[in-house]
Context: one part of a larger RNA
RNA sequence: GGACGAUCGUUGGCUGUGUGCCUAAGGUAUGCAAGUCGAACGAACCCUUUUGAAUUACUUGAAACUUCGGUUGAUUGUUUUUCUUUUUUGGGUUAGUGGCAAACGGGUGAGUAACACGUGGAUAACCUGCCUUGAAGUCAUGAACAGCUCAUCGAAAGAUGGGAUAAUACAUGAUAGUCUUACAUCUUCUUUAGAUCUUGUAAGUAAAGUUACGGCGCUUCAAGAGGGGUCCGCGUCCUAUCAGCUAGUUGGUGAGGUAAUGGCUCACCAAGGCAAUGACGGGUAGGCGGAGUGAGAGCUUGACCGCCAACAAUGGCACUGAGACACGGGCCAUACUCCUACGGGAGGCAGCAGUCGAGAAUAUUUGACAAUGGGCGAAAGCCUGAUCAAGCGACGUCGCGUGUGGGAUUAAGAUCUUCGGAUUGUAAACCACUUUUCUAGGGGAAGAACUUUGACUGUACCCUAGGAAUAAGGGGUGACUAAACUCGUGCCAGCAGUAGCGGUAAUACGAGUGCCCCAAGCGUUAUCC
Numbered sequence: 001g002g003a004c005g006a007u008c009g010u011u012g013g014c015u016g017u018g019u020g021c022c023u024a025a026g027g028u029a030u031g032c033a034a035g036u037c038g039a040a041c042g043a044a045c046c047c048u049u050u051u052g053a054a055u056u057a058c059u060u061g062a063a064a065c066u067u068c069g070g071u072u073g074a075u076u077g078u079u080u081u082u083c084u085u086u087u088u089u090g091g092g093u094u095a096g097u098g099g100c101a102a103a104c105g106g107g108u109g110a111g112u113a114a115c116a117c118g119u120g121g122a123u124a125a126c127c128u129g130c131c132u133u134g135a136a137g138u139c140a141u142g143a144a145c146a147g148c149u150c151a152u153c154g155a156a157a158g159a160u161g162g163g164a165u166a167a168u169a170c171a172u173g174a175u176a177g178u179c180u181u182a183c184a185u186c187u188u189c190u191u192u193a194g195a196u197c198u199u200g201u202a203a204g205u206a207a208a209g210u211u212a213c214g215g216c217g218c219u220u221c222a223a224g225a226g227g228g229g230u231c232c233g234c235g236u237c238c239u240a241u242c243a244g245c246u247a248g249u250u251g252g253u254g255a256g257g258u259a260a261u262g263g264c265u266c267a268c269c270a271a272g273g274c275a276a277u278g279a280c281g282g283g284u285a286g287g288c289g290g291a292g293u294g295a296g297a298g299c300u301u302g303a304c305c306g307c308c309a310a311c312a313a314u315g316g317c318a319c320u321g322a323g324a325c326a327c328g329g330g331c332c333a334u335a336c337u338c339c340u341a342c343g344g345g346a347g348g349c350a351g352c353a354g355u356c357g358a359g360a361a362u363a364u365u366u367g368a369c370a371a372u373g374g375g376c377g378a379a380a381g382c383c384u385g386a387u388c389a390a391g392c393g394a395c396g397u398c399g400c401g402u403g404u405g406g407g408a409u410u411a412a413g414a415u416c417u418u419c420g421g422a423u424u425g426u427a428a429a430c431c432a433c434u435u436u437u438c439u440a441g442g443g444g445a446a447g448a449a450c451u452u453u454g455a456c457u458g459u460a461c462c463c464u465a466g467g468a469a470u471a472a473g474g475g476g477u478g479a480c481u482a483a484a485c486u487c488g489u490g491c492c493a494g495c496a497g498u499a500g501c502g503g504u505a506a507u508a509c510g511a512g513u514g515c516c517c518c519a520a521g522c523g524u525u526a527u528c529c
Stems, first nucleotide, its partner, number of pairs: 001529003006525001008523003013400002016397003019393002026356003030353003035100003040097002043094005052083003057078002063072003107311002116236008126228003131224008139173004148163006179204006188195002209216002237283003244274003249271008286308004290301004313334005336347004364390001366389003372386001373384004403433004413424004438466006447456001473518005479498002484513005494501002
């Protein structure tokens, strides 16, 4: 000098754009952060429609009776209210069964010195839902379980038993080859010994419907795309005041297990394997793209953004699934917190806000799905603290402003003075002008792709009016180091990055005035080059 996720002191006008718990992977009230599909399914409820029944009021009025005034009243039509058994049209809501998603997206830096990461390869040792392409198929039947209902237990969480029921849920059978397995056969390859191709025999394994009739699905096989698993070469911090380490240890055979290789696991056999080119141990640490600095070599670093791996109160385990050993799924143990009728239950912010704590220190319990993207759905759409926006902080960075021109009797005041004057200083006043900003009023987008649809937002921007109006500080001034005088103090009070200054004329302390540097900042502290 440069840098910073910064702190502190002091001061503070405005845009744009970034960025903000580095400490306690400490605790956590409250709200939200993952749902969706009725075009898979049976119900319940509501609205509507069709038919029916009862009912209110009026109307029509057969017939009978009659004191001829009327009374009773079958029946016709309109209308009011209501009902439920059945019938019928369309729509909606709800929990449940079922499907897909929930393994993504979001967070954190605890662990990890490792095939974790980076880079380059291997897989003749592998898997792959949704998507794309091609081929073939989608037949027949059955038994249940939720919801519901009946009963029971419990404070609750919830649980138990009986009964009936649907499906793209579950199960059985059929059919089938380019599929699987076994045994033969053949071609072309390449070398862990298998791949590929031809043909044959035997055995085995499929399916689901729905529809608005356009489709959308379902099953099997083959290929693709994208995604993943595993293995290997090389690279990747300090420490020898860590020198020997190792018993599934090293290898083999056989088995088990896996999508798959392998001591991954097991039985048996052998006695190996690693190490001064640093094994083993200890310490520290997520890695990289990058970032800072430097002429470079290098040194330091890994906030934000991107890729990868790891973790989800702590430790362990599996289930489901194409994919997890699963942050907002499950089980067990432990610690902690909460509810309780004391019998027993519930929970996991390293999601977004917020709160307590810790700390030198780090923000709103905001708006919207309008855009981009994701999940589900045929779609309309629903969900989305991803995201887009707004709020707070000079925390960083870019830019702008705090006026411009004229103006000397060089006013007053202040400071210094050799008392002549000098400086502040064209600075002010004063005159003229301008309006970036500011205030008020008016207009007013783009972002929407798509008929509709804008949170941001009456925002950006434009126009008009007003008036210099709303806007300057911080540090330094002996030398290094740009900038000096006076007074006060008297080794005191104090300063200080270094050497040092202060004991009566201190340009080094304190104050005033002048000056110097930077400027909405300035200086200090910590850290790196």